The part of an RNA shown here (small-subunit ribosomal RNA, central domain) has 348 nucleotides and comes from an uncultured bacterium.
Its Rfam family is "Bacterial small subunit ribosomal RNA". Its family is annotated with ribosome and structural constituent of ribosome in the Gene Ontology.
Model confidence (mean pLDDT): 89 of 100.

Context: one part of a larger RNA
RNA sequence: CUGGGCGUAAAGCGCACGCAGGCGGCUCGUUAAAUUAGAAGUGAAAGCCCUGGGCUCAACCUGGGAAUUGCUUUUAAGACUGGCGAGCUUGAAUCCAGAAGAGGGUAGUGGAAUUCCAAGUGUAGAGGUGAAAUUCGUAGAUAUUUGGAAGAACACCAGUGGCGAAGGCGACUACCUGGUCUGGCAUUGACGCUCAUGUGCGAAAGCGUGGGGAGCAAACAGGAUUAGAUACCCUGGUAGUCCACGCCGUAAACGAUGAGUGCUAGUUGUUGGGGUGCAUGCACCUCAGUGACGCAGCUAACGCAUUAAGCACUCCGCCUGGGGAGUACGGCCGCAAGGUUAAAACUC
Numbered sequence: 001c002u003g004g005g006c007g008u009a010a011a012g013c014g015c016a017c018g019c020a021g022g023c024g025g026c027u028c029g030u031u032a033a034a035u036u037a038g039a040a041g042u043g044a045a046a047g048c049c050c051u052g053g054g055c056u057c058a059a060c061c062u063g064g065g066a067a068u069u070g071c072u073u074u075u076a077a078g079a080c081u082g083g084c085g086a087g088c089u090u091g092a093a094u095c096c097a098g099a100a101g102a103g104g105g106u107a108g109u110g111g112a113a114u115u116c117c118a119a120g121u122g123u124a125g126a127g128g129u130g131a132a133a134u135u136c137g138u139a140g141a142u143a144u145u146u147g148g149a150a151g152a153a154c155a156c157c158a159g160u161g162g163c164g165a166a167g168g169c170g171a172c173u174a175c176c177u178g179g180u181c182u183g184g185c186a187u188u189g190a191c192g193c194u195c196a197u198g199u200g201c202g203a204a205a206g207c208g209u210g211g212g213g214a215g216c217a218a219a220c221a222g223g224a225u226u227a228g229a230u231a232c233c234c235u236g237g238u239a240g241u242c243c244a245c246g247c248c249g250u251a252a253a254c255g256a257u258g259a260g261u262g263c264u265a266g267u268u269g270u271u272g273g274g275g276u277g278c279a280u281g282c283a284c285c286u287c288a289g290u291g292a293c294g295c296a297g298c299u300a301a302c303g304c305a306u307u308a309a310g311c312a313c314u315c316c317g318c319c320u321g322g323g324g325a326g327u328a329c330g331g332c333c334g335c336a337a338g339g340u341u342a343a344a345a346c347u348c
Stems, first nucleotide, its partner, number of pairs: 004319003007302002012316001014201004021194003025088007033081001035077008049065006091191001092188003095184005103177007110154001114150008125136002162169002206247006215241002220236004258315006266293013297304002321348003330341004
């Protein structure tokens, strides 16, 4: 390479947008690139293969044939693929009427709690633990009441509930703004799917500059525990956590399951719509989501099972024994930390 694979054995890029490329609905006409069939030329000889002949046989030599699966030219066909032309509405998009939502951004507002400050009451303890101690407190703590300040997070509602491509999103109000679903079937008429390179987004931690700093808390200090205790427990506590702007670009970024389309028993819960019937909360039908179970089928098993890991097609990514190693070197990116691409010797 052929082939076989990628939920858990090696293997789905963290997610999206998207150029090139690949693939692409229904009908009619045309073309003949491709395809199929025929013919002609060529495909050196030797060799191989088949069949004869010559050395007493054989090796060897030799006649004939076949093969040379290819290429070129030409004739024809018109189903499929492609090109061109015309049309269609089911794919896709638009429009109209509705619907739900922690989707995103900006500004403002609110209450509970915490800490601190001031004042009042009040007195000897308070904290903390398995038990203690470090710690705080007669310079009046803890407790309690009133007032004030600050920052951060939004109890209940809350739900295998909702929204978002993923990361993720949860107090309330206003403004700006993206997507989705249902119904109508009005408009366009294949405008689609996927996507190497590329571009953007991307938790936490970390970095730069400037703010902010209540609580929490790496590092650090102390107290305990212990044989030791650079830990677990306790008292403190700085970066950080928060905001603005700019980097970083990684995670068990997980459903460990790429995207799209079609097909293939059901039962049951739930979210958002629509319809019909009876008539006021039920039944049935239907679309989109989200769960539980389960048939066929699949699977090494576990399990998956209309939200497939079933049956198929299209496109992309990735895997090829363990270690060495996601390392070295080089390139690219980054302020750095480092990221990304990515070996070999050697060894089992």